[in-house]
The part of an RNA shown here (large-subunit ribosomal RNA, domain I) has 497 nucleotides and comes from a Succinivibrionaceae bacterium. Taxonomically the source falls in Succinivibrionaceae (Bacteria, Pseudomonadati, Pseudomonadota, Gammaproteobacteria). The full RNA is in RNAcentral, with records from ENA.
Context: one part of a larger RNA
């Protein structure tokens, strides 16, 4: 040195577990802001950190509504208090207060800082209040310039900023496919801008149809990979109709609707509240398993308790629970865009976009430019364009419900994960670090029932480690702490060179 057992260290693999995830259903609700918002900054305990709450009235104040015998949030103990039958505390609804910064709005700023001006109170140190932008109405004032307008001023209302994703508009790629590529495709995607609503968008036929009719919009099923479009390549791709959800129609001399008050009834609910029924015996650190005997169920979801409880405990079926607030019915006031039937329109021509449709025989719609009617005895449209026929009334405007998502909220599900999984993130995690900076981003759970977390002793450096002693069912559960493979190092012992 190798083998082989045994015994170890080292290591964190598996198992077992979950206060975290992931999806999905079903409710509910669908915004929040100048009454200063979302997001921080700096603060406030008997408090030195960080997490939770809270703002100089600072882990909290006041009011009502419930719960209370226990409590001063957690790590987290120590110290020092409160209260115990309704002035502890906690939860639920409402209200005070809410430092600075942020739309940030008095001016400025390199956020959480700097500087103001007017007005009021105080003796005073000081304290309060107001002081953005735009738009929109009054109202005063008021130039060149005579009325006058332009401009200042001032008062009232509004408006601004954040939110996941769904919507309407605006702008608008490339990689790719085509086996190359340019027309095409990818796609009106992706991005980026501006707007709204609990949806939104569209909507009451100048619609389709086919001589029979239908009757706003909308979304699914079908119609169909059809008809059709297309270097007829790749690949795009409908409508009628038919079945379903849902259904509501109005207006331009307004009404629905919003908005505020009053008042009424009936539920629904917060906090919460009431909620059946078990006892022995043996094993065992501990009984919910084990044997016997009993008892409830509109409650045998489902957690917990020293192994595995319908009867131990929290719950569960059921039923109760609101001053106030929302939702509903009624009454009243007040608001109320556009707008008085649609002319620089319809329509033409050039040039482009949209229609499943690439200019094509190319209808239909929107318009950049440039012509331009009719007026119901009229106009449109029925896919080139004529006639016949039919149908229909454009250039004004509103409108619920069927659909579309889901940041947040309750409740539930699971042939989803179970810690290299499952969110990045089960732990002070968007943390710690890394980047000038957009930005990037970890690692890291588990002791036992229960700290009972090891007084005392000994060896050490008043270490580290270890050795007794004590808990404990167990310390090879000792906190570096369940479980405790392998790799990799050791000791023993035996056999081999």
């Nucleotide at each position: 040195c190798g083998c082989a057992c045994g015994c170890g260290g080292c290591g964190g693999a598996u198992g077992c577990c979950c206060u975290g995830g992931c999806a999905u259903u079903c409710g509910a609700a669908g915004g929040c802001g100048a009454u200063g918002a979302a997001g921080g900054a700096c603060g406030c305990a008997c408090u030195a950190a960080c997490c939770u709450g809270c703002g100089a009235a600072a882990a909290g104040c006041c009011c009502g509504g419930a719960u209370g015998a226990g409590g001063c949030g957690g790590u987290a103990a120590g110290g020092g208090c409160c209260g115990a039958u309704a002035c502890a505390g906690u939860c639920c609804g409402g209200g005070a207060u809410a430092u600075c910064c942020g739309a940030a709005u008095g001016g400025g700023g390199a956020a959480a800082c700097c500087c103001a001006g007017u007005g009021c109170u105080g003796c005073a140190g000081a304290g309060c209040a107001c002081u953005g932008u735009c738009g929109c109405a009054u109202c005063a004032u008021g130039a060149a310039u005579a009325c006058a307008u332009a401009g200042u001023g001032a008062u009232g209302c509004g408006u601004c900023g954040c939110g996941a994703a769904c919507c309407g508009g605006g702008a608008g790629a490339a990689g790719u496919g085509a086996a190359a590529c340019a027309u095409c495709u990818c796609a009106g995607u992706a991005c980026c801008c501006c707007g709204a609503g609990g949806a939104a968008a569209a909507g009451a036929c100048a619609u389709c149809a086919a001589c029979a009719g239908a009757c706003a919009u909308u979304u699914c099923c079908u119609g169909a990979g059809u008809a059709g479009u297309g270097g007829c390549g790749a690949a795009c791709g409908a409508a009628a109709g038919g079945g379903a959800a849902g259904g509501a129609g109005c207006c331009c001399c307004a009404a629905a609707g919003c908005g505020c008050g009053g008042a009424g009834a009936a539920g629904a609910u917060a906090a919460g509240g009431a909620g059946a029924a078990c006892g022995g015996c043996a094993u065992g650190g501990g009984a919910a398993g084990g044997c016997c005997g009993g008892c409830c169920a509109u409650a045998g979801c489902g957690g917990g308790u020293g192994a595995g409880a319908g009867c131990c405990c929290c719950g569960u079926a059921u039923c109760c629970g609101a001053a106030a607030g929302a939702g509903c019915u009624u009454c009243g006031c007040g608001u109320g865009a556009a707008a008085a039937u649609g002319a620089g329109u319809a329509g033409g021509a050039c040039g482009g976009g949209a229609c499943a449709c690439g200019u094509g025989a190319u209808a239909u719609c929107c318009u950049g430019u440039u012509c331009g009617a009719a007026a119901a005895c009229g106009g449109g449209a029925g896919g080139a364009c004529c006639a016949u026929c039919u149908u229909c009334c454009a250039a004004g405007g509103c409108u619920g419900a069927a659909u579309a998502c889901u940041a947040a909220c309750g409740a539930a599900u699971g042939a989803c994960c179970g810690a290299u999984a499952g969110u990045g993130g089960a732990c002070a995690a968007g943390u710690a670090c890394c980047g000038u900076g957009a930005g990037g981003g970890a690692a890291a759970g588990g002791u036992g029932a229960a700290a009972a977390g090891a007084a005392c002793c000994u060896c050490u450096g008043c270490a580290a480690g270890a050795g007794g002693a004590g808990u404990g069912a167990a310390a090879c559960a000792g906190a570096a702490u369940c479980u405790g493979a392998a790799a990799c190092c050791g000791c023993g012992u035996g056999c081999g060179u």
Its Rfam family is "Bacterial large subunit ribosomal RNA". Model confidence (mean pLDDT): 84 of 100.